The RNA shown here (Bacterial large signal recognition particle RNA) has 268 nucleotides and comes from an archaeon. The gene name in the source record is ffs. It matches the Rfam family "Bacterial large signal recognition particle RNA". Rfam classes the family as a non-coding RNA gene. A reference for the family is Rosenblad et al. (2003), "SRPDB: Signal Recognition Particle Database", Nucleic Acids Res. About the family: The signal recognition particle (SRP) is a universally conserved ribonucleoprotein involved in the co-translational targeting of proteins to membranes. The RNAcentral record of the sequence draws on ENA.

RNA sequence: UGGACUAGGCUGGGCCGCUAGCGGUGGCUUGUAACCAAAAAUCCGCUUUACGUUGGAGCCGAAGCCGGAUAAGAGGUUUUGAUGCUUAUGUAAGCACCAUUUUGGUGGCGUCGAAGCUCUGUCCUUACAGGUAUCUUUCAAAAACGAACCCCGCCAGGGCAGGAAUGCAGCAACGGUAAUUUUUCUUGGGUACGCUGAAGGGAAACGGAGUGGAGUCAUUAAAGUGAAAUGCUUGCACAAGAUAGGAAUCCAUUAUCUGGCGCGUCCA
Numbered sequence: 001u002g003g004a005c006u007a008g009g010c011u012g013g014g015c016c017g018c019u020a021g022c023g024g025u026g027g028c029u030u031g032u033a034a035c036c037a038a039a040a041a042u043c044c045g046c047u048u049u050a051c052g053u054u055g056g057a058g059c060c061g062a063a064g065c066c067g068g069a070u071a072a073g074a075g076g077u078u079u080u081g082a083u084g085c086u087u088a089u090g091u092a093a094g095c096a097c098c099a100u101u102u103u104g105g106u107g108g109c110g111u112c113g114a115a116g117c118u119c120u121g122u123c124c125u126u127a128c129a130g131g132u133a134u135c136u137u138u139c140a141a142a143a144a145c146g147a148a149c150c151c152c153g154c155c156a157g158g159g160c161a162g163g164a165a166u167g168c169a170g171c172a173a174c175g176g177u178a179a180u181u182u183u184u185c186u187u188g189g190g191u192a193c194g195c196u197g198a199a200g201g202g203a204a205a206c207g208g209a210g211u212g213g214a215g216u217c218a219u220u221a222a223a224g225u226g227a228a229a230u231g232c233u234u235g236c237a238c239a240a241g242a243u244a245g246g247a248a249u250c251c252a253u254u255a256u257c258u259g260g261c262g263c264g265u266c267c268a
Stems, first nucleotide, its partner, number of pairs: 001268005008060004012030005020047005035056004064261009075250006085241003089237008098226012116211007123201004128197003131193003135190003141184004151176003159168003
């Protein structure tokens, strides 16, 4: 120096969260030559140093492993957090919206008569008087129906009395009638209806008449005034959130220095 072995080593780490605490599964981040499978968040394996457990595979191989110091340092956590940013609330102002007035434009109507005013009709109300409806009730009249028997008349058959003639009671049927029921019409009430009269109402709308004598309506532009609510913009106040930056802390990884353990066996 090469080869074959063995001891041994490697196949990741960190932060957050969870936990009495450690590790894992979980979330985030980083690194590389850096595996697979099983169980595991109402969790899985552990205990004074816990720094994973179980089963396999691969690589390195006397390789390497474990510490300390310094520098850089991705990333994470905590805290602070300006000026600006976002959201919510309150307030002030302005604008929009709305209403109204004036002026102008356009169009419609208007001396074949505008606005306004007055009266009135339609429209609205009904304690009153009528009317309609026949819904309800009542009185009278007429008609119909209506009693197996305890209503009337007449009574077949049958029954009773009689020597017989005949008589007596009397069911059914038939003819009437009572209570009741139904129908028609009439009288007096009630109910509903604004249909008529009459009395009233009347903000608005339409129509008619009178008065009046030139505007009126719609739309649009500008200006003035003004109430609430709503919308938008800005300022102020306040609350919360997020961010740049600062501080502290943890820290993969890299570089340098240094300490501890180990540095074995066989063959050529």